[in-house]
This is a predicted structure of an 89-nucleotide RNA (SAM riboswitch aptamer (S box leader)) from an Actinomycetota bacterium. It matches the Rfam family "SAM riboswitch aptamer (S box leader)". From the family's description: The SAM riboswitch is found upstream of a number of genes which code for proteins involved in methionine or cysteine biosynthesis in Gram-positive bacteria. Rfam links the family to the GO term regulation of gene expression.
């Protein structure tokens, strides 16, 4: 990186470095020195995998592990898109 499933209108900060862009692409449209992207630290949300129960179901529970997420409906349209977790090659 490729394929295959499932899922994406919900939820979630404070700080320190640092300094000017970022929201995957295009067109909008937002955000941003009142500090963007990025790395550091502690915290948070959820609940794909694993783990626990069961009436064995698209159920239930917990959240220690493996991820992932902490503006805007994946912000909106589009598109041969995108992102995520699981298995496979």
């Nucleotide at each position: 990186c490729g394929c295959u499933c499932a899922u994406c209108u919900a939820g979630a900060g404070c700080g320190g470095c640092u300094g000017a862009g970022g929201g995957a692409c295009a067109g909008g449209c937002c955000c941003c020195g009142u500090g963007a992207a990025g790395c550091c630290g502690c915290g948070g949300c959820a609940a794909c995998c694993a783990c626990u129960c069961c009436u064995c179901g698209a159920g239930a529970g917990a959240a220690c592990g493996g991820u992932g997420c902490c503006a805007a409906a994946g912000c909106c349209u589009g598109a041969c898109c995108g992102a995520u977790g699981a298995g496979c090659u």

Its mean pLDDT, the model's own confidence on a scale to 100, is 87.